[in-house]
Molecule: Bacterial RNase P class A
Organism: Fidelibacterota bacterium
RNA sequence: UGAGUCGGUUGAGUGAUUGCCUUGCUUAUCCUGUUUUCAGGAUUUGUCGGGGAGGAAAGUCCGAGCACCGCAGAGCAGGAUGCCUUCUAACGGAAGGAGUUCGUGAGAGCAUGGAAAGUGCAGCAGAAAGUAAACCGCCCCGGUUUAUCGGGGUAAGGGUGAAAGGGGGGUGUAAGAGACCACCAGUCUUGGUAGUAAUAUCAAGAGCUUGUAAACCCCAUCCGGUGCAAGACCGAGUAAGUCUCAAGAUGUGGCUCGCAUCGAUAUAAGAGACGGGUAGGUCGCGUGAACCUGAUGGCGACAUCAGGACCAGGUGAAUAAUCACUCAUCCAUCCGCCUACCGACGGAUGGUGGACAGAACACGGCUUAUAGACCGACUCAAUUU
Numbered sequence: 001u002g003a004g005u006c007g008g009u010u011g012a013g014u015g016a017u018u019g020c021c022u023u024g025c026u027u028a029u030c031c032u033g034u035u036u037u038c039a040g041g042a043u044u045u046g047u048c049g050g051g052g053a054g055g056a057a058a059g060u061c062c063g064a065g066c067a068c069c070g071c072a073g074a075g076c077a078g079g080a081u082g083c084c085u086u087c088u089a090a091c092g093g094a095a096g097g098a099g100u101u102c103g104u105g106a107g108a109g110c111a112u113g114g115a116a117a118g119u120g121c122a123g124c125a126g127a128a129a130g131u132a133a134a135c136c137g138c139c140c141c142g143g144u145u146u147a148u149c150g151g152g153g154u155a156a157g158g159g160u161g162a163a164a165g166g167g168g169g170g171u172g173u174a175a176g177a178g179a180c181c182a183c184c185a186g187u188c189u190u191g192g193u194a195g196u197a198a199u200a201u202c203a204a205g206a207g208c209u210u211g212u213a214a215a216c217c218c219c220a221u222c223c224g225g226u227g228c229a230a231g232a233c234c235g236a237g238u239a240a241g242u243c244u245c246a247a248g249a250u251g252u253g254g255c256u257c258g259c260a261u262c263g264a265u266a267u268a269a270g271a272g273a274c275g276g277g278u279a280g281g282u283c284g285c286g287u288g289a290a291c292c293u294g295a296u297g298g299c300g301a302c303a304u305c306a307g308g309a310c311c312a313g314g315u316g317a318a319u320a321a322u323c324a325c326u327c328a329u330c331c332a333u334c335c336g337c338c339u340a341c342c343g344a345c346g347g348a349u350g351g352u353g354g355a356c357a358g359a360a361c362a363c364g365g366c367u368u369a370u371a372g373a374c375c376g377a378c379u380c381a382a383u384u385u
Stems, first nucleotide, its partner, number of pairs: 001381010012326007020052005026046001028044001029042005054356001058367002061365003065361001066227004073257004078223005083097005098112001099110004113218002118216002120212003135158002137154007166184002169181003185209002187206008231283004241274005248262004288310001291308007327354001330351007
């Protein structure tokens, strides 16, 4: 100097004028009560103050807070997760590790238990794709007559294929083969060392030796449902009627059992289904498992303690509009510096104008989108000293 990896901050600024939502004190007006005072209230009025979109508010993918449901009691079906340790209210999340893949590296990814319980699959090719094999070939026996036929053995050599009975070497054999032997690779068992552990490494033994589980399956752990359009209150208003039920009907995912409620031996006046109606308003609704700062502990996620400050609450949906100046980015021209030139850097003038994108119960995560600016740590390459 260039190229990269990881993490963090920000994502236009300032001023003026007008406007919108909410809230506090107070003036005026009105209503109610009352005791002159005073108290409470209001779709009212005026002044002065406070506050007013995001890192993702998006997706609606997980988790739980909260609300409701007389079963959220058992079982089955079903679903989710899947290495180890820790964090957390919890999670399918996070932190730190192990293993494995990619990368020169800083680093990044992972749907990471089990193939020795069983079933299935591996197209085409090939003789044959797992107690899976004989196409060519090799060896032995018999026949035939010089051309080949039949039987037996074999999987070392060749072919097909992504993959063919672990690899090459030797003994042995009629020819061969883990049939046997030493070495090597993988797997399993036993033990030593390090580590909380996943695991790593060393030693000994075993002839055990395709792959695949985001195929079915097995194993371990976990799972009540519905959801703020939950739910509560005030108020308004409507539709008669039809159907089902007795070993019945109903009861917030499915099925079975249990339990609870209502109810029957017919006048269904009980329970349920269908049909129809539900203007409007208040609450829920923002003090949160939250945020900021510091100290202590921890590699870290985070925990504990102390202090600080309340920072939107709308309901068809407020948080905006105009003007001026400045700035980021980009383009053009000119000048300076370096240079053969291009180009880089700095300055001036003119133009341009800032990405993704709007709360609706709040929260912990994940995923997706994101112009530009800045900061820190680290890696690689070249050159110079």